Small-subunit ribosomal RNA from an uncultured bacterium, 1379 nucleotides, folded computationally.

RNA sequence: GAGUUUGUCCUGGCUCAGAACGAACGUUGGCGGCGUGGAUUAGGCAUGCAAGUCGAACGAAUCCCGGGGGGGUAACUCUCCGGGGGAAGUGGCGAAAGGGGCAGUAAGGCGUGGGUAACCUACCCCGGGGACCGGGAUAGCCAUCCUAACGGGUGGGUAAUACCGGGCGAGGUGAUGGUCCUGCCUGGGAUCGUCAUGAAAGGAAAUUCGCCUCGGGAGGGGCUCACGUGGUAUUAGCUGGUUGGUGAGGUAACGGCUCACCAAGGCCGAGAUGCCUAGCAGGUGUGAGAGCAUGACCUGCGCCACUGGCACUGAGACACUGGCCAGACUCCUACGGGAGGCAGCAGUGGGGAAUCUUGCGCAAUGGGCGAAAGCCUGACGCAGCGACGCCGCGUGGGGGAUGAAGCAUUUCGGUGUGUAAACCCCUUUCGACUGGGACGAAUGCCUCGCAAGAGGAGUGACGGUACCAGUAGAAGAAGCCCCGGCUAACUACGUGCCAGCAGCCGCGGUAAGACGUAGGGGGCCAGCGUUGUUCGGAAUUACUGGGUGUAAAGGGUUCGUAGGCGGUGUGGCAAGUCGGGAGUGAGAUCUAUGGGCUUAACUCAUAGGCUGCUUCCGAAACUGCUGUGCUUGAGUGUGGGAGAGGCGCGUGGAAUUGCAGGUGUAGCGGUGAAAUGCGUAGAUAUCUGCAGGAACACCCGUGGCGAAAGCGGCGCGCUGGACCACAACUGACGCUGAGGAACGAAAGCUAGGGGAGCAAACAGGAUUAGAUACCCUGGUAGUCCUAGCCCUAAACGAUCAGGACUUGGGGUGCCACCCGUUCGGGUGUCGUCCCGGAGCUAACGCGUUAAGUCCUGCACCUGGGGAGUACGGUCGCAAGACUGAAACUCAAAGGAAUUGACGGGGGCCCGCACAAGCGGUGGAACAUGUGGUUCAAUUCGACGCUACGCGAGGAACCUUACCUGGGCUCGAAGCGCACCUGACCAGCUGUAGAAAUACGGCCUUCUCGCAAGAGACAGGUGUGGAGGCGCUGCAUGGCUGUCGUCAGCUCGUGCCGUGAGGUGUUGGGUUAAGUCCCGCAACGAGCGCAACCCCUGCACGUAGUUGCCACUCCGCAAGGAGGGAACUCUACGUGGACUGCUCCGGAUAACGGAGAGGAAGGUGGGGAUGACGUCAAGUCCGCAUGGCCUUUAUGUCCAGGGCUACACACGUGUUACAAUGCAGGGCACAAACCGUUGCCAACCCGCGAGGGGGAGCUAAUCGGAAAAAACUCUGCUCAGUUCGGAUUGCAGUCUGCAACUCGACUGCAUGAAGCCGGAAUCGCUAGUAAUGGCGUAUCAGAUCGACGCCGUGAAUACGUUCCCGGGCCUUGCACACAC
Repeated sequence: GAGUUUGUCCUGGCUCAGAACGAACGUUGGCGGCGUGGAUUAGGCAUGCAAGUCGAACGAAUCCCGGGGGGGUAACUCUCCGGGGGAAGUGGCGAAAGGGGCAGUAAGGCGUGGGUAACCUACCCCGGGGACCGGGAUAGCCAUCCUAACGGGUGGGUAAUACCGGGCGAGGUGAUGGUCCUGCCUGGGAUCGUCAUGAAAGGAAAUUCGCCUCGGGAGGGGCUCACGUGGUAUUAGCUGGUUGGUGAGGUAACGGCUCACCAAGGCCGAGAUGCCUAGCAGGUGUGAGAGCAUGACCUGCGCCACUGGCACUGAGACACUGGCCAGACUCCUACGGGAGGCAGCAGUGGGGAAUCUUGCGCAAUGGGCGAAAGCCUGACGCAGCGACGCCGCGUGGGGGAUGAAGCAUUUCGGUGUGUAAACCCCUUUCGACUGGGACGAAUGCCUCGCAAGAGGAGUGACGGUACCAGUAGAAGAAGCCCCGGCUAACUACGUGCCAGCAGCCGCGGUAAGACGUAGGGGGCCAGCGUUGUUCGGAAUUACUGGGUGUAAAGGGUUCGUAGGCGGUGUGGCAAGUCGGGAGUGAGAUCUAUGGGCUUAACUCAUAGGCUGCUUCCGAAACUGCUGUGCUUGAGUGUGGGAGAGGCGCGUGGAAUUGCAGGUGUAGCGGUGAAAUGCGUAGAUAUCUGCAGGAACACCCGUGGCGAAAGCGGCGCGCUGGACCACAACUGACGCUGAGGAACGAAAGCUAGGGGAGCAAACAGGAUUAGAUACCCUGGUAGUCCUAGCCCUAAACGAUCAGGACUUGGGGUGCCACCCGUUCGGGUGUCGUCCCGGAGCUAACGCGUUAAGUCCUGCACCUGGGGAGUACGGUCGCAAGACUGAAACUCAAAGGAAUUGACGGGGGCCCGCACAAGCGGUGGAACAUGUGGUUCAAUUCGACGCUACGCGAGGAACCUUACCUGGGCUCGAAGCGCACCUGACCAGCUGUAGAAAUACGGCCUUCUCGCAAGAGACAGGUGUGGAGGCGCUGCAUGGCUGUCGUCAGCUCGUGCCGUGAGGUGUUGGGUUAAGUCCCGCAACGAGCGCAACCCCUGCACGUAGUUGCCACUCCGCAAGGAGGGAACUCUACGUGGACUGCUCCGGAUAACGGAGAGGAAGGUGGGGAUGACGUCAAGUCCGCAUGGCCUUUAUGUCCAGGGCUACACACGUGUUACAAUGCAGGGCACAAACCGUUGCCAACCCGCGAGGGGGAGCUAAUCGGAAAAAACUCUGCUCAGUUCGGAUUGCAGUCUGCAACUCGACUGCAUGAAGCCGGAAUCGCUAGUAAUGGCGUAUCAGAUCGACGCCGUGAAUACGUUCCCGGGCCUUGCACACAC
């Protein structure tokens, strides 16, 4: 910096990108250089090696060489001398170093800086002095004995640079006495005396090496001091050699180091003691730094060496490859007893995710011994193994477009891989082979030389390595991870919440850039990823650099200890602070510069740095310490008034309840409604009296007091604090406050009282699905008092205490003062409340009573859950309180604000929403749709409103998608290309068949051209394609439903807000309306509203046939004829209505009410018109369309069947149940619409459906066509009827190829249920409901449906509490797929 809670901001956690590693795992692997490699079992170890050396300290076995002698023929052997080597031994030095490990150790360590006047130091260096005379042993060895072994005993003999004695004797040591110098101290040093003590070793012999002693040096060490150096207080007290003293012992040396005695100390909240963890440091990793983490390799220090203990030797050890004892383990054993110690180098097994060769060499560097040669050296130098790390190199370079093939993708055109390849030209690092071939080597040794030096012979593990040259040829050499966002990189297929992925968020449920594969791409590259760990990011422990009103977080309150902090003047000191000098801060590391390996890594040199510590000198502002002042902080004093401040003792009235008595009678009480309860044994009510307990109405007030908890009738006593005035006194006496102490509501506990009311528990009654509740009737602890515990709270202002500073306004309480006649006003201090400025805040908000700006001190926080839980401790009688985790789990949990949605929240308003009415549905029969069931199939879709007389505005075949059966496969239809044919096809017709179809008969092309042939047409064959009412409406377009004809939905600019967002659009009015007016940080605008459009209502103009008829004629009649253009009507245009006018209301507005005029009045009535959006609403079966599926079938043709089934259930309708009716007769008045494969008149036949008939009409002309209800007359008289018509029988009509499944209609007969419909529910506010008929689309026929038309024509609306839906404002919210 990013991702992740969310639409936003904040808080906050989780996660990622970086760097690093002694790594491991997966996969891949060409070369070299330099590094690095048992982190785990300080577990066990076979084998080899890792510390020896010196013969110039000593005696000597034995061996070799030379010589002499003896024996022996000889081989050979014995002995002596000289030389060389030398086992074992004595002796010296070394073995205390080097090498390994990190168990232990929180300090006997380490780091830094000091001290040692309290000390030591072999070998080395410098200087002084010295080494005289003696002695006795002993190992080896020899003999012998014991023993399995390891070893040991006894006896004998022997040497020394081994050991011992004596002497001399120092400047050493000890004691003691002087003198001088010196230090901060115990003291130190120098020097002069006396006494005592007190050393030596020789080897070699040419140089010389040793020995003793004293002083000094260098280097090394011991001890000691200061500071620093983990966690835990759920470890708070620890300590008997403990702390100190005196004396003694001990040590190289101080010291309780040890001991005796004496005293009673010592350490600790600045964390003793305990427990857990840990070697420390230079450094290393990371980081901007401060820090954090770490202590592999390298270096310094410490500690350890099988475990524990102990000492010896020695200059040095309590000793890794020395000793003793004990223990565990392993091995040997003759069972008696012995041996051993890889945390040295290799190596082994074990453990483990995991870590190498039983290599070469002492050539170099270094070490031990030695005079030296030299010997020893698993230190070391090299090599080996491991991509474990860092660094370097290579796997080729240039050209090369028909942009090849392949692969992938595609919209089929193309595109990508991609100059990549092929191909052409070139180069040859590394590797391979051949040849050459190092540096690291000079010391030392030998010779010469007095020396300086010169000369000489030689020494390489690595290694025939590095390096150089040559030969051949692109030849032998690339992988890993990733591609949803973070995070660079995208497509296809497969899969289908499966398989899988995943660091976090999250992907996968049929189009997955997230899984798997492929193509392509990105990153790194001999590696790449993963895992683990550390730092970073994380300001997420905040010193640098955070917070605590509401996000986690202020202790319930006060007093006060330690501690921290502290007013003002001045003098001194110099601890902090600042400046300068000196020392130290090892080397390596780090930084810079330069050098060496071809470069780099690596390494060398120089410089810097190592931020620290110590010390000296100086400064004196600030802090500190100290002296002396001051008065403003703080306190005291004097005088006042206010107050539910506290404690105790008294006292008062009202009310409740109880008791007694009186009056009085049937109820009371209680609730939403009731019941339990009380009451005729007299309640409730009412009156009188008495008793008892508790609490104090009004006053009472965001009034007062108190530290908080808290405090309220009145009086008295005792008592605390604050405030005001005065300015007399003290002179910083102050603030905070870890621990600590005190106080601390209510509930609770203990003991004793008290108990009226109230009231957990409990009981009963209700409520309820239940009701361990809410409501009711009762009722015990308790509430009250005294004494003692408990110690918590939303103990809240969710805001610690104190101090200072910083614009204002208003209210209120106490006191004091001033003005004023009262009322009142003003000023000051302290307190309290409201509003607000700057500033702060994530916002809300805070705002001189800060959450502003600062200072001081304390407390507390560090993701959510687990959990204020467990364990431990302390307290408590108990209840419990305080302190207070972890495992595990989640990717969040939160705060504030915003917009919506929602609320059995509020306000305002609307709608046939309710109410008021009228008529229905739900009951019956039938029709129709749906569910269900059934079936070979009963094709499919639609499902709350918004599916269900819906798609379908019309299923007998067809339709048709379903089922059964029979056929076809370029296919039933259409298109392109190629080929063939001119006959097929079509038409008529025959046979088989259910038909499709098959086989026949008859019939049979056109245009151009001489022809060949071409074209058209038709058919056939092949092919590309076709076809699919198959799936996905959750891949889509289009269209539609619904909220809703509801009044809303937005935008630009500006303004406000960190932002989401707000404002505008809210507000006051008004409207049917976001309609209009006014106001307003808004000003405008858009989509909606309205208007514009259509129908209808009035009038006028124009026009006048088919319509009309005031006029004339004719006719029984009929606009029939004439004529007319007046009327009706028709259909085009125009006018008309706009709150225009009057009055009233309103704000003078918008607008509303009333009225006039008018056919019509405030939108006149009706229609069309449906904003942003919502429901993944509906439709892939109207159409279109992506993807998937199918291709002798899911396509297509045909016949028959089915979609019409039927125990049931629901929706929508029709007809009814009757008299406001029914039946029969008479008679009147429409609108709209339709009609030439059509409507069909007159007339005739039939009871009728209908048939015949054929006029007229392509329609203001003819026809459908009769309108019906109404009106009128008659009958019926309340009945399952003269209501009702279902069902069924018979007989018919019509349409149609065909009415069996399965049409409509007619006639006769039949005459079911049904007598107004439970819960519930629907429509409608006027020409509406209701009621009556008429027509149309579809259509051969078929409707009670749908869409239209006209006739007759109501009732009611008080009103908005309630139900439903909606609009606006507001409020709450833990909802946002939104109750």

RNAcentral holds the sequence, with entries from ENA and SILVA.